[in-house]
RNA sequence: CGGCGCAAAAGGCAAACCCGCCGCGAGGUGGGGACGCAAAGCCACGGGGCUCGGGAAUCAGGCUCAACCUGAGUCGGCCGGGUUACCGCC
Numbered sequence: 001c002g003g004c005g006c007a008a009a010a011g012g013c014a015a016a017c018c019c020g021c022c023g024c025g026a027g028g029u030g031g032g033g034a035c036g037c038a039a040a041g042c043c044a045c046g047g048g049g050c051u052c053g054g055g056a057a058u059c060a061g062g063c064u065c066a067a068c069c070u071g072a073g074u075c076g077g078c079c080g081g082g083u084u085a086c087c088g089c090c
Stems, first nucleotide, its partner, number of pairs: 002090004012037002017032006035077001041083003045080003048075008
């Protein structure tokens, strides 16, 4: 420097759920709590999920919902990519 994570040590993170606060919402955040995690550290770059709004089309007509297009968001604990790093092994 590159690759790997069967076992170990030291430490780290923290799902669901509960409480407070923020947000229309997805969700975020602080505390409690641990299902899990070797990047479950960081970055919305690609794909994907989700939310709120708008649009046009279809229908004999109306309403609602879904799908489609589009705008603004959200999720890094959905996948890929980028980047940094502890321990051990090769």